[in-house]
This record gives sequence, structure tokens and C1' cells, in this order.
RNA sequence: GUGACGAAAGGGCAAACCGGCCGAAAGGCCGGGACGCAAAGUCAGGAGGCUAAAGCGGCACAGGCCGCCAUGCUCGUCCGGCUGCCGCA
Repeated sequence: GUGACGAAAGGGCAAACCGGCCGAAAGGCCGGGACGCAAAGUCAGGAGGCUAAAGCGGCACAGGCCGCCAUGCUCGUCCGGCUGCCGCA
């Protein structure tokens, strides 16, 4: 220096759940909390998954119900891009 590797040490992140706020929802943010994580840092580019406000269609015609649909969300589902701590071996 490199890796498709992960001993040690110091540190880092934080699932479920609970409280508050935002949002139509999925979900997000903050605080508490730790199941886990060596990229659980970052980017929705590809695939997957979630939601369906607006729109379109159907039914009803009193506010409604059903179906389709991402422009919404998820990087803690996977791939890919960018960046990055320590270093036994």
C1' cells in the first nucleotide's frame, strides 16, 4: 500500500418498544431504549419491498366505498457509486 480479512484497544451507530412533533399513509425527526452492525457513513442509479394524497376508472350519490397508479418512503432488503477509523495476521 492492498484485500472479498476481523484479533485487540479506543470510540461510533442504534432494531423492537415507549413519549413528543411532522405526514393522507408508508415513514421521518427529537428524547429514552439496545436487537444487532466494520461501513447500520453517504447517494433512491438498478432490482425488491411498503404506502396511495393528487389523478384516472367503477359503484353509490350526504359526507362515502372499491380498483389502478409514485411523483411519496425504505440504503437496518440486495446490487452499484462516492467517502472512511483501528491493524493481530
A computed fold for an 89-nucleotide RNA, annotated as c-di-GMP-I riboswitch aptamer.
The coordinates come from a structure-prediction model, not an experiment, and the mean pLDDT is 85.
It was read from a public genome assembly, where an Rfam model found it.